Predicted 3D model of a 122-nucleotide RNA (Guanidine-I riboswitch aptamer) from Spirulina subsalsa CS-330. The prediction has a mean pLDDT of 78. The organism belongs to Spirulina subsalsa, within Bacteria. The sequence was found by an Rfam model in a public genome assembly.
[in-house]
């Protein structure tokens, strides 16, 4: 200096913003002698707790996976029994490490999303 692996999926959480609802203001309308309420409608407000939504490489759980061992059962062998291979299945273990920008992208908008085990750093 290179190359390879460090896999994937579903629910969730730290964490996100406002398109939908639904909240809260304001302004009309509608009732009504006149007014409040309530409804109906436009606009602003996410520094509106929420419903619902995104959501972790380096968060959590469950499922696949994967590798080592064993064990069965098939396969080959003149015949038997071992043994190798090789293949389907069960059982059991282990599946580590990870400091991390700036800026971009997408969705209505942002996010620990995705550019990203990225540049860089030790």
């Nucleotide at each position: 200096u290179c190359a390879a692996u460090a896999c994937g999926u579903c629910u969730c959480u730290a964490g996100g913003g406002u398109u939908c609802c639904g909240g809260u203001u304001u302004u009309a309308u509608c009732c009504u002698c006149a007014a409040c309420a309530a409804a109906u409608a436009a606009a602003a407000c996410g520094g509106c707790u929420g419903g619902a939504c995104c959501a972790a490489g380096a968060g959590a759980g469950a499922c696949a996976g994967g590798u080592u061992a064993u064990c069965c059962a098939c396969c080959c062998u003149u015949a038997c029994c071992a043994a190798a291979u090789g293949u389907c299945g069960a059982u059991a273990a282990c599946c580590c490490c990870a400091c991390g920008g700036c800026g971009g992208g997408a969705u209505a908008a942002a996010a620990g999303c995705c550019c990203g085990g990225g540049a860089g750093a030790a």